[in-house]
Context: one part of a larger RNA
RNA sequence: AUUUCUUUUAGGAACUCAGAAAAAUAGUCCCGUAACUUUGGGAGAAGGGUACCUCUUCACAUCACAAAUGGGGUCGUAGUGACCAGGAUCGUACGACUGUUUACCAAAAACACAGGUCUUCGUAAUGUUGUAAGACCAUGUAUGGGGGCUGACGCCUGCCCAGUAUCGAAAGGUUAAGGAAGUUGGUGACCUGAUAAUAGGAGAUCCAGUGAUCGAAUCCCCAGUGAACGGCGGCCGUAACUAUAAUGGUCCUAUGGUAGGCAAUUUCUUGUCGGGUAAGUUCCAACCCACACGAAAGGCGUAACGAUCUUGGAACUUUCUCAAAGAAAGUUUCA
Numbered sequence: 001a002u003u004u005c006u007u008u009u010a011g012g013a014a015c016u017c018a019g020a021a022a023a024a025u026a027g028u029c030c031c032g033u034a035a036c037u038u039u040g041g042g043a044g045a046a047g048g049g050u051a052c053c054u055c056u057u058c059a060c061a062u063c064a065c066a067a068a069u070g071g072g073g074u075c076g077u078a079g080u081g082a083c084c085a086g087g088a089u090c091g092u093a094c095g096a097c098u099g100u101u102u103a104c105c106a107a108a109a110a111c112a113c114a115g116g117u118c119u120u121c122g123u124a125a126u127g128u129u130g131u132a133a134g135a136c137c138a139u140g141u142a143u144g145g146g147g148g149c150u151g152a153c154g155c156c157u158g159c160c161c162a163g164u165a166u167c168g169a170a171a172g173g174u175u176a177a178g179g180a181a182g183u184u185g186g187u188g189a190c191c192u193g194a195u196a197a198u199a200g201g202a203g204a205u206c207c208a209g210u211g212a213u214c215g216a217a218u219c220c221c222c223a224g225u226g227a228a229c230g231g232c233g234g235c236c237g238u239a240a241c242u243a244u245a246a247u248g249g250u251c252c253u254a255u256g257g258u259a260g261g262c263a264a265u266u267u268c269u270u271g272u273c274g275g276g277u278a279a280g281u282u283c284c285a286a287c288c289c290a291c292a293c294g295a296a297a298g299g300c301g302u303a304a305c306g307a308u309c310u311u312g313g314a315a316c317u318u319u320c321u322c323a324a325a326g327a328a329a330g331u332u333u334c335a
Base pairs, nucleotide, nucleotide: 002329003328004327005326006325007324008323010321011320014319019316027050029049030048031047036041038152051074052073053072054071055070057068075079089312091310093308094306095305099111100110115150116149117148118147119146120145121144127136128135129134153301154300155299156298158232159231160230163229164228165225166224168222172220173219178214179213182210183209184208185207186206190201191200192199233251234250235249236248237247260293271287272286274284275283
């Protein structure tokens, strides 16, 4: 000097990204306990007492013990006197909660969740898997099974069906395989004369091509559906100071963002005002001009809960002002 510990005058977060680390708190019983609240909680809230001696008496059928109540007194710096042994509190954000997760850098506000809602499926179910047989779902049967979204609870969940999707309707248009009248080409049975070769007529049958026309769903067309995918505007004026615009005009659109709300969303920005500080880019409360919130990719609240994030103060402390002394371990140097 390093590591792990112990102690420390005065101050007490001045340290630091941040009270990270350390200190402090601590048992048992008694007293006592706020806001808020889903009336269960919050709560071990907070806060106070705690040793020893002595006196005291009510009720319980009686007696005794124990316990309790009240009064007085004694000692110490200190009474759960050592060891053991919760730190507590006022706000904010997010997620309701217990739970789950990146084995080995992330435990969370992410996932799950009960609850909500939509959709699909009538059982040889939908769905998943397999080439198939088959298996799971399920020895289940719509108060059931599968899938999607949201995420306790409370108050709520606005407008748009033009596009996409999906369900429905079936009048019209379009439309496949297949059938098919007709038609085109080839083949050419058969008949007559003659027969050695051959000539003329006839057109059946079969093959191939083409084909009017018949022919379903789809698609076009019509209509519904947003807790389906999604979307939810400009410009110009206007009130008797000024400012602003309840209001008017106009363009475009399927419709022009309602209630709530100002952030984990705000670039400008340390927005502006108020609070807290001597001084506050953070924090709390409010305002609106939302670059680029918004209603189940839910909106806004919310008791309880959280090794979550963040602000303040009290307590406490070697975190610091500012260092000092000591113990142990291994190492190093010298003798």
RNAcentral holds the full RNA, with entries from SILVA. A computed fold for a 335-nucleotide part of an RNA from Capsicum baccatum, annotated as large-subunit ribosomal RNA, domain IV. The coordinates come from a structure-prediction model, not an experiment, and the mean pLDDT is 81. It matches the Rfam family "Bacterial large subunit ribosomal RNA".